[in-house]
Model confidence (mean pLDDT): 81 of 100. A computed fold for a 73-nucleotide RNA from Candidatus Magasanikbacteria bacterium GW2011_GWC2_37_14, annotated as transfer RNA.
C1' cells in the first nucleotide's frame, strides 16, 4: 500500500431480488406470591458509524470517509 469482511435498540445478533427496521437477553409497569425469584401479560427504546450521491421511495444501489477483524507485500 492493495485485497475482504464488519459497523443496525444497553447487549447478541437478524433484515441484502430497494417500499416506512425486527428478535433473544437486559429494562419499565402489571397479573400471581405472606416476601423475593422464576412464570405469563403488556410497554417504552434506534434519523441503521459518518458526509454525499442515484431513486417517488435507501439499513439495502454507488461515492467518499473514519473505526474494528482478517489476508497479501
Nucleotide at each position: 500500500g492493495c485485497c475482504g469482511g464488519g459497523a443496525u435498540a444497553g447487549c447478541u445478533c437478524a433484515g441484502c431480488u430497494g417500499g416506512u427496521a425486527g428478535a433473544g437477553c437486559a429494562g419499565c409497569u402489571g397479573u400471581u406470591u405472606u416476601g423475593u425469584a422464576a412464570a405469563c401479560a403488556g410497554c417504552g427504546g434506534g434519523u441503521c458509524g459518518c458526509g454525499g450521491g442515484u431513486u417517488c421511495g435507501a439499513a439495502u444501489c454507488c461515492u467518499g470517509u473514519u473505526c474494528c477483524c482478517g489476508g497479501c507485500u
The organism belongs to Candidatus Magasanikiibacteriota, within Bacteria. Rfam family: tRNA. By type it is a transfer RNA.